[in-house]
Context: one part of a larger RNA
RNA sequence: UGUUGGCUGCCUGAGGGGAAAGGGUCCCCAGUACGAGAGGAACGGGACGCUGUGGCCACUAGUUAACCGGUUGUCCGACAGGGCAGAUGCCGGGCAGCCACGCCGCUGAGGAUAAGGGCUGAAAGCAUCUAAGCCCGAAGCCUCUCCUGAAAAUAGGCAGCCAUUCCCCUAAAACGCUGGGCUGGCAACAGCCUGGCUAACGGGGACGAGGGCUCCCAUAGAAGAUGGGUUUGAUGGAGCCGGGGUGUAAGCCGGAAGGCUUCGGCCGACCGGUUCAGCCUGCGGCCCCCAACCGCCUGAGGUGUCGGG
Numbered sequence: 001u002g003u004u005g006g007c008u009g010c011c012u013g014a015g016g017g018g019a020a021a022g023g024g025u026c027c028c029c030a031g032u033a034c035g036a037g038a039g040g041a042a043c044g045g046g047a048c049g050c051u052g053u054g055g056c057c058a059c060u061a062g063u064u065a066a067c068c069g070g071u072u073g074u075c076c077g078a079c080a081g082g083g084c085a086g087a088u089g090c091c092g093g094g095c096a097g098c099c100a101c102g103c104c105g106c107u108g109a110g111g112a113u114a115a116g117g118g119c120u121g122a123a124a125g126c127a128u129c130u131a132a133g134c135c136c137g138a139a140g141c142c143u144c145u146c147c148u149g150a151a152a153a154u155a156g157g158c159a160g161c162c163a164u165u166c167c168c169c170u171a172a173a174a175c176g177c178u179g180g181g182c183u184g185g186c187a188a189c190a191g192c193c194u195g196g197c198u199a200a201c202g203g204g205g206a207c208g209a210g211g212g213c214u215c216c217c218a219u220a221g222a223a224g225a226u227g228g229g230u231u232u233g234a235u236g237g238a239g240c241c242g243g244g245g246u247g248u249a250a251g252c253c254g255g256a257a258g259g260c261u262u263c264g265g266c267c268g269a270c271c272g273g274u275u276c277a278g279c280c281u282g283c284g285g286c287c288c289c290c291a292a293c294c295g296c297c298u299g300a301g302g303u304g305u306c307g308g309g
Base pairs, nucleotide, nucleotide: 005162006161007160008159009158010157011156015148016147017146021051022050024048025047026046027045028044034039052106053105054104055103056102060100062098063097067093068092069091070090071089072085073084074083075082076081095282108144109143110142111141116136117135118134119133165206166205167204168203169202176197177196178195179194180193181192182191183190184189207301210298211297212296213295215229216228217227218226235291236290237289239286240285241284242283243281244280245279246278251274252273253272254271255270258267259266260265
């Protein structure tokens, strides 16, 4: 762009894709059928495990330069709090996320067949699976179950919403419709004058379902895209509560081996209490405190029309 007004949502499924499955062991059948014995099945049913493949993170494990803690050297005068010591100084843990070593699924059914097995049955009074006709038959083929898929031009279906309108300019005009008057003519009619109405195929605007941009974001993400929200709001941030990580903060109080002392006391690694603390939080909830404000663009609009040559 098209799909014969525009839009939103939900479908159908022509077609396309995949290998999504493959092998094994054990048990029952059964020490059965069979076989003199030795040996020794099958149909069917069940359990387990391996390889491959798709998905997931409740558990387990790994990672975790978010985070918490310990600690050495040195520097910021000391404390507290920190910097540096790779591109974490080293070490102990570690949620979310991502993941495997963890967990889940990968079956069954139907159809048409191959080799092959048959039925009926002539040519050829018999026979013959074949010539006409018919029934079976595989890990293979096709379909369903998985993914995609109205641009499938025979261009699909369903439901809902909106539209099928209005105004201005060009516009004093022209054409058309309709009314009146005058002149000529017996008349049909002809000529002239004067009113009213309508009026684009062109341009601009209004309304308008819906969509997009701007804005706040994430179950999405290289950019686009996708999905959610936008005050009729819990979308993100802050705060609070909960859950989780680390492991008991600083300050103060009490104790303390010992050291120093002018004998009054002072210093003191470390221990205990305050303290299941402190710090942190990509998780859950609550709460309009902050920011989603103000806005902009686009958009179908036919009843004789559209598109193409």